[in-house]
RNA sequence: CGAGUCGGUCAGGCAGCCGCGCGCCUUCAUUGGCGUGAGGAAAGUCCGGGCUCCACAGGACAGGGCGCCAGGUAACGCCUGGGGGGCGCGAGCCCACGGAGAGUGCAGCAGAGAGCAGACCGCCACCGCGCAUCGCCAGUAGGCGUAGCCGGCGGCAAGGGUGAAAGGGUGCGGUAAGAGCGCACCGCAGGGACUGGCAACAGCCCUGGCUAGGCAAACCCCGCCCGGAGCAAGGCCAAAUGGGGGUCCGACGGCGUGGUCCGCGCCGGACCCGGGUAGGCCGCUGGAGGCGAUCGGUGACGGUCGUCCGAGAUGAAUGGCUGUCCACGACAGAACCCGGCUUAUCGACCGACUCGGCCC
Numbered sequence: 001c002g003a004g005u006c007g008g009u010c011a012g013g014c015a016g017c018c019g020c021g022c023g024c025c026u027u028c029a030u031u032g033g034c035g036u037g038a039g040g041a042a043a044g045u046c047c048g049g050g051c052u053c054c055a056c057a058g059g060a061c062a063g064g065g066c067g068c069c070a071g072g073u074a075a076c077g078c079c080u081g082g083g084g085g086g087c088g089c090g091a092g093c094c095c096a097c098g099g100a101g102a103g104u105g106c107a108g109c110a111g112a113g114a115g116c117a118g119a120c121c122g123c124c125a126c127c128g129c130g131c132a133u134c135g136c137c138a139g140u141a142g143g144c145g146u147a148g149c150c151g152g153c154g155g156c157a158a159g160g161g162u163g164a165a166a167g168g169g170u171g172c173g174g175u176a177a178g179a180g181c182g183c184a185c186c187g188c189a190g191g192g193a194c195u196g197g198c199a200a201c202a203g204c205c206c207u208g209g210c211u212a213g214g215c216a217a218a219c220c221c222c223g224c225c226c227g228g229a230g231c232a233a234g235g236c237c238a239a240a241u242g243g244g245g246g247u248c249c250g251a252c253g254g255c256g257u258g259g260u261c262c263g264c265g266c267c268g269g270a271c272c273c274g275g276g277u278a279g280g281c282c283g284c285u286g287g288a289g290g291c292g293a294u295c296g297g298u299g300a301c302g303g304u305c306g307u308c309c310g311a312g313a314u315g316a317a318u319g320g321c322u323g324u325c326c327a328c329g330a331c332a333g334a335a336c337c338c339g340g341c342u343u344a345u346c347g348a349c350c351g352a353c354u355c356g357g358c359c360c
Base pairs, nucleotide, nucleotide: 001356002355003354004353005352006351007350008349009348010347012325013324014323015322016321017320018319020037021036022035023034024033025032039331043342044341046340047339048338049337050336051230052229053228054227063226064225065224066223067222068082069081070080071079072078083097084095085094086093087092098221099220103219104218105215106214120160121159122156123155124154126152127151128150130149131148134145135144136143137142168186169185170184171183172182173181187210188208189207190206191205192204194203195202196201234282235281236280237279244273245272246271247270248269249268253267254266255265256264257263289308290307291306292305293304294303295302296301326329
């Protein structure tokens, strides 16, 4: 200098004017003043919790989720560290990564054969009144042998071919040709009271010629976890109108009951009460909080101390104009709160590291 990997930060700046939400002060009065006002994702609502109400003795089944090991955390499907597998020269990146020797099941097309498989091409042995243009004998009638071809009957699974996948790989021996048929190494499986590690796992030793292919984001088995609904949760205050309950009044009236009177019920009036609707208020933002220092830890994170307060609306504010500067400004906007994941995003900067070239 070029190419890259990982982690982090910022998200146009400044000034003026007008406007909007909220808080405080002020005023007869939104009159006036001051302060403050979106994000790293506020998004998707995919996980996990707090909070609220409802339900609940315990256990089991069903259903759903998760799945290498250890740690972190309020919790997690998140994060950190480690193990194993894959990719990259490397920094580094990716992985739903329990069980296929419990059972059931699945595998289109191609191919001879696809699950206790198979022989298409090929390789090899044997057989034939089969066929010599070759060799030998005989001597011209022929006989024998052999290469090759053809046919038959077998052996093989090395090579070719099909497929995503063909019942270990490489090499040597062996064989008619071959083959774990034998052996060595690698792989695989079983065992170990061995070594290192908390563990996952790695190494080592012994045994077995190999039996044990793939798929569990197929059913299933094993282990662990899970009550439901959500701030329109939930609570408080409480009109008008209509309806409900209670007390009192009723000398008179109407209706019903009744043969009649009393009585009782309804209709009437006054007062009181409760529920709920509209409306208002609380919940509402000071919290698993931010920043700094320090200590413990490889780290995620945790402890201590100091310091700061940084939106809270409910038709729902956070905007507009002008000037100026620059690198010309992306994705997008709260609605109970918090921890994650995922997705979107112009550009700029910082730190750690890798590879290549050149120079000293």

Notes: This is a predicted structure of a 360-nucleotide RNA (Bacterial RNase P class A) from a Gammaproteobacteria bacterium. Its mean pLDDT, the model's own confidence on a scale to 100, is 77. Rfam family: Bacterial RNase P class A. The family's RNA type in Rfam is ribozyme. It was read from a public genome assembly, where an Rfam model found it.